Context: one part of a larger RNA
């Protein structure tokens, strides 16, 4: 100087407390461990691994296994020889890779050849998701959006170092003020950026419709208009600016006015010096080591989907604040051409026939659901719950057996609110309800977004956990 303390002082955080909803019990989905297996590819491991890499394993992917094959190679550059195209169609053998046959078929040229491609050959080499993340770059997690981490000059100390950065107040903040052997500065904080909340203005189609007219069963459907809504550019607005009080005549804090908004208005992006030899050699790059008729490459099939069990994360429930039936209302973010797919028709339905319109403020996706109105069920393993299984179908796709999703009929399991323990959340939040997107041929209870309805509680900081500042002890570095 740090680190540590079941030392002290002060302070903060959904850390506790006060509340609300959960997890832990059930069924299922998914990840992991274990076990099994020819293989169940590999990585991730307290917080910070476990719906994680994977924004989507039937083949492919695929890295694993079995079998069948290749050896200058599936991919790149260079040399020699032969062929003439390459590409396309088709037939035979084969599980296919592969091997063979048939049809048809180039350009430039100084006629030497060249371009390009295929086949054969020789080696230089290719190739490796083989090892090492404890050789590395890059990227990322975490403490933590915590308020800290440092430097120059000066001063003090023999020195390591100290001071500044401590102290008194204050703040979300090393934020600001005052004081001070310090005076300044840098990286962080804040602001500048995006979004949301108010108003003005510009613009007015694909959006809108107040007034005028036409028109309809209804309808911005039409003329017309841009007032309003909205869209998307610009601007204004909030600064403790004003008033009162407290304070040290400071910084600031408390209350008030005005205001759409008030003291950082809400949300996001933004992550200092560093810590964990943290993660990743399987995104990529890369040193070294290793393989080279194989640890490389191709193909078919299988596996990654196994199942006594254990754990994590979710979904659905156990019901009446509910289930079912009928009627009826109101969104936002998005996406669309090998696409979204309307009207109309068929089907109980999944779906199908159909093909209008739309490269989209125009058309489609589009129905929002919870809600509201009416009816029914009457506390039961039930008209709760939907697992499981049987049968019949639909869709995608060469192909749904291993191993996809959906529909109908039948079946109707566990489950009556969950032990010890434990998680999230302070407001348009929790809870609850549906909708969209990426990936994607198909496949979502996951992920990323969107809007609808919309709470309870916070006395307080003694205690648990984590963190910051000062101080103290130490046989630790």
């Nucleotide at each position: 100087u740090g680190a540590c303390g079941g030392g002290g002082a002060c302070c903060c955080g959904c850390a506790c407390a006060a509340g609300c909803a959960g997890u832990g019990g059930a069924g299922u989905a998914u990840g992991u461990g274990g076990u099994u297996u020819a293989a169940u590819u590999c990585g991730a491991a307290g917080c910070a691994a476990c719906g994680c890499g994977a924004a989507g394993a039937a083949c492919c992917u695929u890295a694993c296994c079995a079998g069948g094959u290749c050896u200058u190679g599936a991919c790149a550059u260079c040399c020699c020889g032969c062929u003439g195209a390459c590409g396309g169609g088709u037939c035979u053998a084969g599980a296919g890779a592969u091997a063979g046959g048939c049809c048809g078929u180039u350009c430039c040229u100084u006629c030497g050849g060249g371009a390009c491609a295929g086949c054969g050959g020789a080696g230089a080499c290719a190739g490796g998701u083989g090892g090492u993340g404890c050789a590395u770059g890059g990227u990322u997690g975490u403490c933590g959006u915590c308020a800290g981490c440092u430097c120059g000059u000066g001063u003090c100390g023999u020195g390591a170092g100290a001071u500044g950065u401590u102290g008194g107040g204050u703040u979300a903040a090393g934020u600001c003020c005052c004081g001070c052997a310090a005076c300044g500065a840098g990286c962080g904080c804040a602001a500048c950026c995006c979004u949301u909340g108010a108003u003005u203005u510009u613009a007015g189609u694909u959006g809108c419709c107040a007034g005028c007219a036409c028109g309809u069963a209804a309808a911005g459907g039409u003329g017309g208009g841009c007032a309003c809504u909205c869209u998307a550019g610009a601007a204004u607005g909030a600064c403790u600016g004003c008033c009162g009080g407290u304070g040290a005549c400071a910084a600031a804090c408390c209350g008030g006015a005005g205001g759409a908004a008030g003291g950082c208005g809400g949300g996001g992006a933004u992550g200092a010096c560093g810590u964990c030899a943290a993660a990743u050699c399987a995104u990529c790059a890369u040193g070294c080591c290793c393989c080279u008729u194989a640890u490389g490459a191709c193909c078919u099939g299988g596996g990654c989907u196994a199942c006594a069990c254990a754990c994590g994360u979710a979904c659905u429930a156990c019901a009446a604040u509910g289930g079912c039936c009928g009627g009826u209302a109101c969104a936002a973010c998005g996406g669309g051409a090998a696409g979204c797919g309307a009207a109309g028709g068929a089907g109980c339905g999944a779906u199908u026939c159909g093909g209008a319109g739309c490269g989209a403020a125009u058309c489609c996706u589009u129905a929002a659901a919870a809600g509201c109105c009416g009816g029914u069920c009457u506390c039961a393993g039930u008209u709760c719950g939907g697992a499981u299984u049987g049968c019949a179908g639909g869709c995608u796709g060469c192909a749904a057996c291993u191993c996809g999703c959906c529909u109908g009929c039948a079946u109707g399991a566990a489950g009556u609110c969950g032990g010890a323990a434990u998680u999230g959340c302070u407001a348009g939040u929790a809870a609850u309800c549906g909708c969209g997107g990426a990936u994607c041929a198909g496949c979502a209870u996951g992920c990323c977004g969107c809007g609808g309805u919309g709470a309870a509680u916070a006395c307080g900081u003694u205690c648990c956990c984590g963190g910051g500042u000062c101080u103290u002890g130490u046989a630790c570095a």
Molecule: small-subunit ribosomal RNA, 3' major domain
Organism: Paenibacillus cisolokensis